[in-house]
RNA sequence: GCCGGUGUAGCUGAGUUGGUACAGCAGGGUCCUUGUAAGACCAAGAUCGCAGGUUCGAGUCCUGUCACCGGCU
Numbered sequence: 001g002c003c004g005g006u007g008u009a010g011c012u013g014a015g016u017u018g019g020u021a022c023a024g025c026a027g028g029g030u031c032c033u034u035g036u037a038a039g040a041c042c043a044a045g046a047u048c049g050c051a052g053g054u055u056c057g058a059g060u061c062c063u064g065u066c067a068c069c070g071g072c073u
Stems, first nucleotide, its partner, number of pairs: 001072007010025004019056001028042004049065005
């Protein structure tokens, strides 16, 4: 230098042919207990690495770019 993969909540992952993002764990609250853990219930949490483009509509398609991983030279 070229090619490919990955990037979504604090962490680990899902997300169908483009239709407005889902869970588990952690954290918070309540109940239960003499108390703690365990358990039950409730609420909150990400505009999807970044910047543009296409579209009525983008996590998803296109372009550029950044980080990490792998391959080739």

The RNA shown here (transfer RNA) has 73 nucleotides and comes from a Nocardioidaceae bacterium. The source organism's lineage runs through Bacteria, Bacillati, Actinomycetota, Actinomycetes and Nocardioidaceae. It matches the Rfam family "tRNA". Rfam classes the family as a transfer RNA. Model confidence (mean pLDDT): 81 of 100.